[in-house]
Context: one part of a larger RNA
C1' cells in the first nucleotide's frame, strides 16, 4: 500500500471534554480545483516487441510499431466532491410549560446500635470453640438500670427499583448547582458526529501534612490446631478506615461488548411524562414517548448465545489485535516524595 479481526480464542483506550484531521441534511445559482472526454506537446537513446542484415548462432547492425504520466498547455462537459453567494426545515440546538431522581458541593440536624467514663441493684463466674484455651473477673466482672461522652454506619422503606459519563451515589432538613425526560411547536437556520495529541474526572489500597480515632482490622503478639502451621479458628491488637488540603491514576474500571446515526416480527413485566376512553374517586384499558428487565421471529455466531439497550443490515470516525513463552519485563524517554505508573522491545526458546 491492501486484507481479516475485536462478548468469552489475541484485540474496545476506565470515562467525558475538546484542538488538527477524517465525514457531513434539503434546494437554487455561479465558479470549474477534484472529476469526465476531445486536440496538441512532450515522455532522449538503449531495453521491450516487429522485420531485416550479419554469421553456424549467440553478441551486435539498420527500419518501423505499440507500450510507458497523479505530465504540460487547450477547447469542453457539470452528474458527484469541492469552494462561492441566497433559501429552507426533517439533524443539533435555543426558549416556553410541566416532571421524576440515593446525580454534585457546602451547613445543621435525629435515631437505634457498639465501646468507653461515673453511678445504682448484685455475686461469681464470664467469654470463646469443633473441643479448648490465651483474654476479662472477688481491686467486684459477665447481667441489669441510670447518667454522661465520642466516633462512625445509616435498619424497616428497598425493588433485574432511581441518578450519573465512568469511577460511584442510600436517615432527615435547608443552601448553592450539573445533566435529563414530556407536552405543545414559538425561535436559530447544518451552528453537526467522531476525535490523533492535549485536557478534566477517576473505586480501594498506598503516601506528605495536620486533625480525629467508637467499631473493624494488614503487620505484630498470645492461645488452639498440625508432623510442621510464618495460615484457616479464638483473645488482643498498631497503621489504615474517618475529616481538611495536596499526591497517587491503577483495577475482572466488566455488560469482559469505543461513540453517533439510519433500518429491521411478536410477547410479558417495570419506572417517569403525555394524551383518549370508562369510572363517584381509585384500581382499569387504549395509544405515544423516554429509560429498564426477561423471553423471541428472522438473521448473525465456532459454538454458548446475541436478537429494536443487536453479537442483525448499513453508514461515519477513533482506539487496538496478529502464535505460547521471555514480558507488560530490560533499556531508554516522560510522570510521581516514594510506592511505582506510562510509552516499550530483544536475544534465547517451544
Nucleotide at each position: 500500500c491492501u486484507g481479516g479481526g475485536u462478548g468469552u480464542a489475541a484485540a474496545g483506550c476506565g470515562c467525558g471534554u475538546g484542538u488538527a484531521g477524517g465525514c457531513g441534511g434539503c434546494u437554487u445559482g455561479a465558479c470549474a480545483a477534484g472529476u469526465u472526454g476531445g486536440a496538441u506537446g512532450u515522455g532522449a537513446a538503449a531495453g521491450c516487441u516487429c522485420c531485416u542484415g550479419g554469421c553456424u548462432u549467440a553478441a551486435c547492425u539498420g527500419g518501423g510499431a505499440g507500450a510507458g504520466g497523479u505530465c504540460g498547455u487547450u477547447c469542453a462537459a457539470a452528474a458527484c466532491u469541492g469552494u462561492c453567494a441566497g433559501g429552507c426545515u426533517a439533524g443539533a440546538g435555543u426558549a416556553u410549560g410541566a416532571g421524576a431522581g440515593a446525580g454534585g458541593g457546602a451547613g445543621g440536624u435525629g435515631g437505634a446500635a457498639u465501646u468507653c467514663c461515673g453511678g445504682g441493684u448484685g455475686u461469681a463466674g464470664u467469654g470463646g470453640u469443633g473441643a479448648a484455651a490465651u483474654g476479662c473477673g472477688u481491686a467486684g466482672a459477665u447481667a441489669u438500670c441510670c447518667g454522661g461522652a465520642g466516633g462512625a454506619a445509616c435498619a424497616c422503606c428497598a425493588g433485574u427499583g432511581g441518578c450519573g459519563a465512568a469511577g460511584g451515589c442510600g436517615g432527615c432538613c435547608c443552601c448553592c448547582u450539573g445533566g435529563u425526560u414530556c407536552a405543545a411547536g414559538a425561535c436559530u437556520g447544518a451552528c453537526g458526529c467522531u476525535g490523533a495529541g492535549g485536557u478534566g474526572c477517576g473505586a480501594a489500597a498506598g503516601c506528605g501534612u495536620g486533625g480525629g480515632g467508637a467499631g473493624c482490622a494488614a503487620a505484630c503478639a498470645g492461645g488452639a490446631u498440625u508432623a510442621g502451621a510464618u495460615a484457616c479458628c479464638c483473645u488482643g491488637g498498631u497503621a489504615g478506615u474517618c475529616c481538611a488540603c495536596g499526591c497517587u491514576c491503577u483495577a475482572a474500571a466488566c455488560g469482559a461488548u469505543g461513540u453517533c446515526g439510519a433500518c429491521u416480527a411478536g410477547c410479558c413485566g417495570u419506572g417517569g411524562g403525555g394524551u383518549c376512553c370508562a369510572u363517584u374517586u381509585a384500581a382499569g384499558g387504549g395509544u405515544u414517548u423516554c429509560g429498564u428487565g426477561g423471553c423471541g421471529c428472522a438473521g448473525c455466531u465456532a459454538a454458548c448465545g446475541c436478537g429494536a439497550u443487536a453479537a442483525g443490515u448499513c453508514g461515519a470516525c477513533c482506539g487496538c489485535c496478529u502464535g505460547g513463552g521471555g514480558a507488560g519485563u530490560a533499556c531508554g524517554g516522560c510522570c510521581g516524595c516514594a510506592a511505582g505508573g506510562u510509552u516499550a522491545a530483544a536475544a534465547c526458546u517451544c